[in-house]
The part of an RNA shown here (large-subunit ribosomal RNA, domain V) has 587 nucleotides and comes from a Candidatus Nanoarchaeia archaeon. Taxonomically the source falls in Candidatus Nanoarchaeia (Archaea, Nanobdellati, Nanobdellota). The full RNA is in RNAcentral, with records from ENA.
Context: one part of a larger RNA
RNA sequence: CCAGAGACUUCCAUUGGGAUGAAAAGACCCCAGGAACUUUACUACAGCCUGUGCCUGCAUUCCAUUUUUUGGUGUAUAGAGUAAGCAGGAGAUGUUAUGCGUGCAUCGCUAGAUGUACGAUAGUCGACGAUGUAACACUGCUCAUCUGAAAGUGGAAUGCUAACUGUAAGGUAUACUUGUAGGACACGCAUUGGUAGGUAGUUUGUCUGGGGUGGAACGCCCGCGAGAAAAUAUCACGGGCGCCCUAAGGUUGACUCAUCCGGGUCAGAAAUCCGGAGUAGAGCGUAAGGGCAAAAGUCAGCCUGACUGUUUUUCCAACAUCACGAAAAACAGGUGCGAAAGCAGGGCCUAACGAACCACAAUGUCCUUUUUAUUGAGGGCUUGUGAUGACCGAAAAGCUACCCUGGGGAUAAUAGAGUUGUCGCGGACGAGAGCUCAUAUCGACUCCGCGGCUUGCUACCUCGUCGUCGGCUCCUCCCAUCCUGGCUGUGCAGCAGCGGCCAAGGGUACGGGUGUCCACCGGUUAAAGGGGGUCGUGAGCUGGGUUCAGUACGCUGCGAGGCAGUACGGUUUUUAUCUAGUGGAAG
Numbered sequence: 001c002c003a004g005a006g007a008c009u010u011c012c013a014u015u016g017g018g019a020u021g022a023a024a025a026g027a028c029c030c031c032a033g034g035a036a037c038u039u040u041a042c043u044a045c046a047g048c049c050u051g052u053g054c055c056u057g058c059a060u061u062c063c064a065u066u067u068u069u070u071g072g073u074g075u076a077u078a079g080a081g082u083a084a085g086c087a088g089g090a091g092a093u094g095u096u097a098u099g100c101g102u103g104c105a106u107c108g109c110u111a112g113a114u115g116u117a118c119g120a121u122a123g124u125c126g127a128c129g130a131u132g133u134a135a136c137a138c139u140g141c142u143c144a145u146c147u148g149a150a151a152g153u154g155g156a157a158u159g160c161u162a163a164c165u166g167u168a169a170g171g172u173a174u175a176c177u178u179g180u181a182g183g184a185c186a187c188g189c190a191u192u193g194g195u196a197g198g199u200a201g202u203u204u205g206u207c208u209g210g211g212g213u214g215g216a217a218c219g220c221c222c223g224c225g226a227g228a229a230a231a232u233a234u235c236a237c238g239g240g241c242g243c244c245c246u247a248a249g250g251u252u253g254a255c256u257c258a259u260c261c262g263g264g265u266c267a268g269a270a271a272u273c274c275g276g277a278g279u280a281g282a283g284c285g286u287a288a289g290g291g292c293a294a295a296a297g298u299c300a301g302c303c304u305g306a307c308u309g310u311u312u313u314u315c316c317a318a319c320a321u322c323a324c325g326a327a328a329a330a331c332a333g334g335u336g337c338g339a340a341a342g343c344a345g346g347g348c349c350u351a352a353c354g355a356a357c358c359a360c361a362a363u364g365u366c367c368u369u370u371u372u373a374u375u376g377a378g379g380g381c382u383u384g385u386g387a388u389g390a391c392c393g394a395a396a397a398g399c400u401a402c403c404c405u406g407g408g409g410a411u412a413a414u415a416g417a418g419u420u421g422u423c424g425c426g427g428a429c430g431a432g433a434g435c436u437c438a439u440a441u442c443g444a445c446u447c448c449g450c451g452g453c454u455u456g457c458u459a460c461c462u463c464g465u466c467g468u469c470g471g472c473u474c475c476u477c478c479c480a481u482c483c484u485g486g487c488u489g490u491g492c493a494g495c496a497g498c499g500g501c502c503a504a505g506g507g508u509a510c511g512g513g514u515g516u517c518c519a520c521c522g523g524u525u526a527a528a529g530g531g532g533g534u535c536g537u538g539a540g541c542u543g544g545g546u547u548c549a550g551u552a553c554g555c556u557g558c559g560a561g562g563c564a565g566u567a568c569g570g571u572u573u574u575u576a577u578c579u580a581g582u583g584g585a586a587g
Stems, first nucleotide, its partner, number of pairs: 008587008017579003021574002029408006035400001037398002041202005047195003051191004057160013071146004081136001084142005091125003100119008164182007205218001206216002214235001219241005242391001243285001244347002249303007257281001259277005283292002286352001288350003307333009335344003358386005364381001366380005415462001416460001417458003421455001423451006432442002469544001470542003474536001475533005482507003485502006510522003550568004554563003
């Protein structure tokens, strides 16, 4: 000096790995709010049905009822005999009689009574006496029942026409007139009861190792957790309560249990009896803990303190405050037991419970409203009872994939992270199998690791957004090696195997049905290895699956709807700024 290659700077083109690229305050999930829809959720309201009143009148018949009224009837036994009750009462009636005879009607307890027609006649009935609870004639009042009448009211049925209504004609007319069909019904107004997703307003709790399903850890009590004061969480562990008891309560007195030993008729291992030992090994209504022996246990006597009123303190209640409830102490009244001291405001102690409103009950020389006053009624004060268990206590069902808004990585699904029970791989020990022989090969029980490919657990980043299965494409890495290479043990003769050590250079395929990964099947092959890279890879493709809106089947729900059940269908955005890669150009 020439040729080639690379680095660097700048530029052009291209690819789409990264910028948890851009876009849209996530549509899934949860929380709070809203809305659509459903129904045997709750509460209402239309609509419909219905009784009553008004609009709404005139008659007839029947029935019921009220008042007034005519007439009749009223039988225990005894007693002439069919005595309704009470009072008065010694007379009443009369020639046309209430007595007698005959006929008829009604009632009837079959004895008879009442009414009426005819005939004869002048007495008849009562009192007295008898019977009996009650004594009769006659008069007055009352009760029950039957019958008739009048008036009122109500109901049912029928008829009418003038309210009212429909319709036809006339009429400009929905005014009015006439006809016709209905007709006091209907329509209308008011009110009663029913029905009523047709419509409306709402509710549909909380906790929660996401939510749902399940459960109550939602009110209480005991032990433990609880780390020697007190207090102390979890859907931690082991249990219990929502009562029971007029004695199982109060008091006074007496007594001692469980168990064991010895003795004793039936009687036995075990019944009742006697003696001894016996700190509780029993019992105390019910859980557990504590407590208790001349008792808090067991038995008996007498009782009702399982009292009324007031006050204080403690727990509930970590202590700032707080209700209900529970407990302890004191004062006053009255009471029980005891000789007395004393004890007793339930149960040996710690669980066994409930606000306001409303209703009911009780008490009282109480207060108050209505009133001139009394009574009555209502209200109040005090106490008690009735329940809210989501237990400091609304009167309350669902669905949404048609959905919406505000929020949350305070909280789920995917991926990551942590962990590694599960999973995969390895090791220690070596019982045993291997004819004999643990270790050629296989290896129980037990133990120790490694990996971070399975599946879980956790909820730590991300919900103002990291696109989710599989396939296709393309690149890279690991080795715990499928083939090929080197070495070695063998229960290795050889061929072929079985096992181990080194080794990741290269290779590790094609088909069938299935969305599949996987798995199965087919014929090949030296072999058809296992994995990682946001289960590599959707600003690279695909979109078969899953996971919106439509539709159908099965099942389920009364229904709206629902179903890790099925089936058909179903928009895949982004012009590349930086970085990175690739190709090219210039210096």
Its Rfam family is "Archaeal large subunit ribosomal RNA". On this family, see Yusupov et al., Science 2001: "Crystal structure of the ribosome at 5.5 A resolution".